[in-house]
This is a predicted structure of a 74-nucleotide RNA (transfer RNA) from a Candidatus Falkowbacteria bacterium.
It was read from a public genome assembly.
The coordinates come from a structure-prediction model, not an experiment, and the mean pLDDT is 81.
RNA sequence: GGAUCGGUGGUGUAGUUGGUUAACACACCUGCCUGUCACGCAGGAGAUCGCGAGUUCGAGUCUCGUCCGGUCCG
Repeated sequence: GGAUCGGUGGUGUAGUUGGUUAACACACCUGCCUGUCACGCAGGAGAUCGCGAGUUCGAGUCUCGUCCGGUCCG
């Protein structure tokens, strides 16, 4: 340099044929429970989806550019 896969709450992931509230687990916060902690139960906050642009009535999803990481080829 070329090809290909990936980037989504703090962490790890899901998100189907583009469709209106972006979900789950752990972690975090509050309450209950307990003599206390942990466990358990109930509730809550937190990502506008790497960045920019385009297509569309509508984009995490499609297209282009760009950045970062993995794999393969040279």